[in-house]
RNA sequence: AGAGUAAAUUGAAUAGUCGCGUAUAUAUUUUAUAUAUGAGGAAAGUCCGGGCUCCAUAGAGCAGGGUGCUAGAUAACGUCUAGUGGGGGAAACCCUAAGGAAAGUGCAACAGAAAAUAAAUGCCAGAUUAGAGAUAGUCUGGUGAUUGUGAAAAGGCGAGGUAAGAGCUCACCGCUUGUAUGGUGACAUACAAGGUCAGUGUAAACCCCACCUGGAGCAACGCAAAAUAAGGACAUAAGGUUGCUCGCCAGUUCCUAAAACAAGCGGCUAGAGAUACAUAGUAAUAUGUAUUCGAGAUAAAUGACUAUUUUAAAUGACAGAACCCGGCUUAUAGAUUUACUUUUCUA
RNA sequence: GCGCCUGUAGCUCAGCAGGAUAGAGCGUUCGCCUCCUAAGCGAAAGGCCGCGCGUUCGAAUCGCGCCAGGCGCGCCA
Numbered sequence: 001a002g003a004g005u006a007a008a009u010u011g012a013a014u015a016g017u018c019g020c021g022u023a024u025a026u027a028u029u030u031u032a033u034a035u036a037u038g039a040g041g042a043a044a045g046u047c048c049g050g051g052c053u054c055c056a057u058a059g060a061g062c063a064g065g066g067u068g069c070u071a072g073a074u075a076a077c078g079u080c081u082a083g084u085g086g087g088g089g090a091a092a093c094c095c096u097a098a099g100g101a102a103a104g105u106g107c108a109a110c111a112g113a114a115a116a117u118a119a120a121u122g123c124c125a126g127a128u129u130a131g132a133g134a135u136a137g138u139c140u141g142g143u144g145a146u147u148g149u150g151a152a153a154a155g156g157c158g159a160g161g162u163a164a165g166a167g168c169u170c171a172c173c174g175c176u177u178g179u180a181u182g183g184u185g186a187c188a189u190a191c192a193a194g195g196u197c198a199g200u201g202u203a204a205a206c207c208c209c210a211c212c213u214g215g216a217g218c219a220a221c222g223c224a225a226a227a228u229a230a231g232g233a234c235a236u237a238a239g240g241u242u243g244c245u246c247g248c249c250a251g252u253u254c255c256u257a258a259a260a261c262a263a264g265c266g267g268c269u270a271g272a273g274a275u276a277c278a279u280a281g282u283a284a285u286a287u288g289u290a291u292u293c294g295a296g297a298u299a300a301a302u303g304a305c306u307a308u309u310u311u312a313a314a315u316g317a318c319a320g321a322a323c324c325c326g327g328c329u330u331a332u333a334g335a336u337u338u339a340c341u342u343u344u345c346u347a
Numbered sequence: 348g349c350g351c352c353u354g355u356a357g358c359u360c361a362g363c364a365g366g367a368u369a370g371a372g373c374g375u376u377c378g379c380c381u382c383c384u385a386a387g388c389g390a391a392a393g394g395c396c397g398c399g400c401g402u403u404c405g406a407a408u409c410g411c412g413c414c415a416g417g418c419g420c421g422c423c424a
Base pairs, nucleotide, nucleotide: 001343002342003341004340005339006338007337008336009335010334012309013308014307015306016305017304018303020038021037022036023035024034025033026032027031040318044329045328047327048326049325050324051323052217053216054215055214059246060245061244062243064213065212066211067210068209069083070082071081072080073079084098085096086095087094088093099208100207104206105205106202107201108200120147122143123142124141125140126139127138128137129136130135155173156172158170159169160168174197175194176193177192178191179190180189181188182187221266222265223264230256231255232254233253239249240248273292274291275290276289277288278287279286280285348420349419350418351417352416353415354414357373358372359371360370366404375391376390377389378388379387397413398412399411400410401409
């Protein structure tokens, strides 16, 4: 210098003018003035989990749904961290829905003898027929090496062995089982035994096993105000409680119709909060101390312009809170930092 | 906020408990027929099955993540 890997950061700042939302104060009374403050790393998608609220302080069983190597973290998770096994890369490093196919069912097109109770072409032996014979045909038996198809063919390869062959026997590799050692564990390593190593793949097919799982959602829910016309249902009913059976609540109930607004207040932002440091831990994270309070709108404010500074550039990316958090996923112009791998060149 | 559905040829739809060349009708183009047009007859073109990644021997079909479009339900008193 080139190529690459991983983890992060940033997404301008200051001042002035005009304008908007909220809070506080003052005047006054529905406005005005002053001061303070006013979007993000994803506020997004709404894909998971939790808080919160109501229905039993969330109940039982079935169904349904979800997760699926191990250990840990956490309020919880399908998330994260560290590892194990498998796969990819020359390496840094990356990917991995990764329980069970020996409980059962299904499926495996075309090709091929055969797609899971193997045997078509073959090879070998015996009997028999024909023939002088070589040999050929038929029948019975043995066999699974060969041919060839396929994504996949019943452990692989070599040697011995045999009528021909075959784990039939043996060495090596694989596989299974057991023991020992190491590890919290997934698992790893070593040793020994097993040829009855007889049962291929697919569970992101049904399914089985283990574990988890009550429902609804801030239009939850509570308060206050205004308007109206009544009728029906019944306690063995209707409803809450998404499917079924119980249980619980339950007249301040449920269904239909009518009327009235589509308005007000609370819920609403001090929280699993933010920043810094220390300690424990490989880490996720936890604990402690100090400092700090940084939106709360409701058809919805957070904008526009000018100047200066910094900058490679300042007009520039993706994009706008709607009860709140933890994640995941997706979008993102440009710029920057750290650690590591590798190639080439120079000294 | 919650729940659900659909993307296949220019248009309207099949096919989707996996099996290889993805079909049909209308339309388009060419030819025949006709004096010409329509109708009719014959033939052809036209598809990354919305996009990406995976599972599998094999994906339009199964799983996950995105994109686009559409539908339904629910407040207080």